[in-house]
RNA sequence: AUCUUAUCAAGAGCAGGCGGAGGGACUAGCCCGAUGAAGCCCGGCAACCGGCGGCGUAUUGCGACGCACGGUGCUAAUUCUUGCAGGAAUCGCGGAGAUCCGCGUUUCCGGGAGAUGAGAG
Repeated sequence: AUCUUAUCAAGAGCAGGCGGAGGGACUAGCCCGAUGAAGCCCGGCAACCGGCGGCGUAUUGCGACGCACGGUGCUAAUUCUUGCAGGAAUCGCGGAGAUCCGCGUUUCCGGGAGAUGAGAG
């Protein structure tokens, strides 16, 4: 790199330090940024994995709960929206002609893509 699986509507520094122009994966948008981006440190959030604790089951296990000690992770905007398919609604445009089709708009659901954890290899 790849595969499996769980999660992705909550939470976390509007006076922290260093740093200096970029950043929000990609597309198209729309945003954030010298009243200071990325990155690093510190702080914080969460509790996925391990650990610990008592509890319930009843077993060398399983379950929910708690702590947050270790391993990650996260810390603008719903994974900021969107990219594929379908449903619904409304209006607009175009076409066909009878109440149908296409495109656009709004919205819902699923998927894709992506991110993170755990496992596989």